[in-house]
């Protein structure tokens, strides 16, 4: 780069620099923004994705004991929990909010043409995995 998986309405500031617009792309919108936004640097915080501990289940996968079994112990798997550390990630507004180029479920109204209403994929962005 690509696929796979889980998650996204909750959290979480200071001081400097810079000096114009920022929220991936568009559109309408809101929100922040010379009381210095956005980005960068320093501390610091926030959070439980991976590492790492702790517990509980799984009687089954594995493996030690053992003539055989059982018991009992380890790993591995599932839940729950923990925050010293380590690797990420985040620290206005729901991925800001609705929608686009699209794809789809389920009600409603119509003869029907098609319309309205709630969604969901899908895309995003993190993280972990083969590759």
């Nucleotide at each position: 780069c690509c696929c796979c998986u889980a998650u996204c309405g909750a959290g979480a500031g200071u001081g400097c620099c810079c000096g114009a617009g920022a929220g991936c792309c568009c559109u309408g919108g809101c929100u922040c923004u010379g009381u210095g936004a956005c980005g960068g640097c320093a501390c610091g915080g926030c959070a439980a994705c991976c590492g790492g501990c702790c517990u509980a289940c799984c009687u089954g996968g594995c493996c030690c004991c053992c003539u055989a079994a059982a018991c009992g112990g380890g790993c591995a798997g599932u839940g729950g929990g923990c925050a010293u550390c380590g690797g990420u990630g985040c620290c206005c507004c729901a991925u800001c909010c609705a929608g686009g180029c699209u794809c789809u479920g389920g009600c409603c109204c119509a003869c029907a043409c098609g319309g309205g209403c709630c969604g969901g994929a899908a895309a995003g962005a993190u993280a972990g995995g083969a590759g």

Predicted 3D model of a 131-nucleotide RNA (SAM riboswitch aptamer (S box leader)) from a Chloroflexota bacterium. It matches the Rfam family "SAM riboswitch aptamer (S box leader)". From the family's description: The SAM riboswitch is found upstream of a number of genes which code for proteins involved in methionine or cysteine biosynthesis in Gram-positive bacteria. Lineage of the source: Bacteria > Bacillati > Chloroflexota.